Predicted 3D model of a 72-nucleotide RNA (transfer RNA) from a Streptosporangiaceae bacterium. Its Rfam family is "tRNA". Its family is annotated with triplet codon-amino acid adaptor activity in the Gene Ontology. The same sequence occurs in records of 2 taxa. Lineage of the source: Bacteria > Bacillati > Actinomycetota > Actinomycetes > Streptosporangiaceae.

């Protein structure tokens, strides 16, 4: 340099163009002599940046950034 992929919650990841979610974590309470386990609840995101298409974009298109793999 070329090709392909990834970027969404603190972490690991889902997410047919129409309400942004799960597990783990964190916090509070219950339980317990205490801890752990368990139970109930709470907490969480301007979806990597910019632009475009659309009534409507996390999702489609263009471009940039970071990163992984392959080729040279």
């Nucleotide at each position: 340099g070329c090709g392909c992929g990834a970027u969404u919650a603190g972490c690991u990841c889902a997410g047919c163009g129409g309400c942004a979610g799960a597990g783990c974590g964190a916090c509070u309470g219950c339980u317990c002599c205490a801890c752990a386990c368990g139970c109930a609840g709470u907490u969480g995101g301007c979806c990597c940046g910019g632009g475009g298409u659309u009534c409507g974009a996390g999702u489609c298109c263009c471009u940039g950034a970071u990163u992984g793999c392959g080729c040279a």